RNA sequence: CGCGCGGGAGAGUCUUCGCCCGGCUCCGGCCGGGCAAGCGCCGAAGGGGCAAUUCCUCCCCGGAACCUCUCAGGCACCCGGACCGCGCG
Numbered sequence: 001c002g003c004g005c006g007g008g009a010g011a012g013u014c015u016u017c018g019c020c021c022g023g024c025u026c027c028g029g030c031c032g033g034g035c036a037a038g039c040g041c042c043g044a045a046g047g048g049g050c051a052a053u054u055c056c057u058c059c060c061c062g063g064a065a066c067c068u069c070u071c072a073g074g075c076a077c078c079c080g081g082a083c084c085g086c087g088c089g
Stems, first nucleotide, its partner, number of pairs: 001089007012039001014038003018035007040075003046071001047069003053065004
C1' cells in the first nucleotide's frame, strides 16, 4: 500500500400553486410513488486553505489535522463513511 471481516457519527423521510405515472372520486378534488425546484442543515469519501484553533519544534519559515471552507458528497432505511481492531499478501 492492497484485500477480507467486524465496529463506525452527524444533519429535513421539510415545502411545492410544478411535471409524470397509478388508484379513488360526490368530477370539486384527494391519496400514493417518481422527477425537478426551493430554502434549511451536516461533516468522517474526495477536494480547497493555512485566515483562526491545535499538533510537529524554544522561535521564525514551513507542514499537517477527526482544524477550517462546504466545490463535491450527505440529511428515514439501504448504500456510503474518515478512523479503529483482527487476519492475509